[in-house]
RNA sequence: CACGACAAGGCCAACCCUUCCGUGAGGGGGGGACGGAAAGCGACGGGUCUUUAAGGCAAAGAUGGCCGAGCUGCCGAAG
Repeated sequence: CACGACAAGGCCAACCCUUCCGUGAGGGGGGGACGGAAAGCGACGGGUCUUUAAGGCAAAGAUGGCCGAGCUGCCGAAG
């Protein structure tokens, strides 16, 4: 550099339940454990979704656990 082990020590936490916030997509807290080597960070590009307006698609949003690119990062067996 690349790779990701039936390694070690740790980390995160889908669905669901609950509570709060939001018109909504969805988000925060608690429980929980499907998974994850970036499931760490940020909406830059694409996708999907919401609201309003509209019938061209626009505006404002949501999603980083949909994908790409970017920034940062623990461990170290084989290669």
A computed fold for a 79-nucleotide RNA from a Desulfuromonadaceae bacterium, annotated as c-di-GMP-I-GGC riboswitch aptamer.
Rfam family: c-di-GMP-I-GGC riboswitch aptamer. The literature on the family includes a 2017 paper in Proc Natl Acad Sci U S A by Weinberg et al., "Bioinformatic analysis of riboswitch structures uncovers variant classes with altered ligand specificity". The family has 40 seed sequences and 1,298 matches in Rfam 15.1.
The coordinates come from a structure-prediction model, not an experiment, and the mean pLDDT is 84.
The sequence was found by an Rfam model in a public genome assembly.